[in-house]
Context: one part of a larger RNA
RNA sequence: CGUUGAUUAUUGAGGGGGCUUCUCUCUAGUACGAGAGGACCGAGAGGAGGCGACCUCUGGUGUACCAGCUGUCCUGCCAAGGGCAUCGCUGGGUAGCUAUGUCGCUGAGUGAUAAGCGCUGAAAGCAUCUAAGCGCGAAGCACGCCCCAAGAUUAGUAAUCGUUUAGACUCGUGGGAGAUUACCACGUUGAUAGGCUCUAGGUGUAAGUCCUGUAAAGGAUUUAGCCGAGGAGUACUAAUAAGUCGAAAUCCGCUCCGA
Numbered sequence: 001c002g003u004u005g006a007u008u009a010u011u012g013a014g015g016g017g018g019c020u021u022c023u024c025u026c027u028a029g030u031a032c033g034a035g036a037g038g039a040c041c042g043a044g045a046g047g048a049g050g051c052g053a054c055c056u057c058u059g060g061u062g063u064a065c066c067a068g069c070u071g072u073c074c075u076g077c078c079a080a081g082g083g084c085a086u087c088g089c090u091g092g093g094u095a096g097c098u099a100u101g102u103c104g105c106u107g108a109g110u111g112a113u114a115a116g117c118g119c120u121g122a123a124a125g126c127a128u129c130u131a132a133g134c135g136c137g138a139a140g141c142a143c144g145c146c147c148c149a150a151g152a153u154u155a156g157u158a159a160u161c162g163u164u165u166a167g168a169c170u171c172g173u174g175g176g177a178g179a180u181u182a183c184c185a186c187g188u189u190g191a192u193a194g195g196c197u198c199u200a201g202g203u204g205u206a207a208g209u210c211c212u213g214u215a216a217a218g219g220a221u222u223u224a225g226c227c228g229a230g231g232a233g234u235a236c237u238a239a240u241a242a243g244u245c246g247a248a249a250u251c252c253g254c255u256c257c258g259a
Stems, first nucleotide, its partner, number of pairs: 001151001005161006014148004020048007032037001049106006058099004065092005070085006109143003116136004167245004171187005192238003195234005201227003208221005
């Protein structure tokens, strides 16, 4: 830009992906075979590889979470803290991300076939799968499974709304979305983010005070105190206000031109 103005939901022409493999058990020590050995067919189980999703579990990370510890400087000193030292070091760790973790798929089936195997059957009184006709037959082909998909210019379909302006955008609050953009949620008729309250979870029992001990220290208050990204609730704060874009064809009427 087109698709006759939009919103939502779709069809699928067409395209892409995938298609792997092993072992064991039963059938059955059966068929077969003198024995040694040892099946087809069928049923079931477990792996390897590949792919996808996810974070319940097991772990990793988790540089604005918690605790312990050292040196030094500072808050006048004690105590309690702050800065720096690789995040100062150490032990843990929420969300998120993640694999070595978890779950799923890698499957039947259908159709037409290849090599091949056949039925009927002449030419050629026989024979012959082939000449007419008919059937079986592959990890391959077309479907089936997953993804994209109406610029499929043949531009599709359905519902609803719309010139009494539907709808979209700018702008703002944000996000499991993201470089920007885009996408998605929300914008007071509001839980979108922050704050606050409660809570999950983490750390592991704060400070202060009191008690015991000469003291180092221990104990009680105290499963405390603190807490980033989790969950729920709550309009306290900020999403205010405003602006921009936004339509034709057909039909009808009027005016003008006119073969």
The part of an RNA shown here (large-subunit ribosomal RNA, domain VI) has 259 nucleotides and comes from Candidatus Giovannonibacteria bacterium RIFCSPHIGHO2_02_43_16.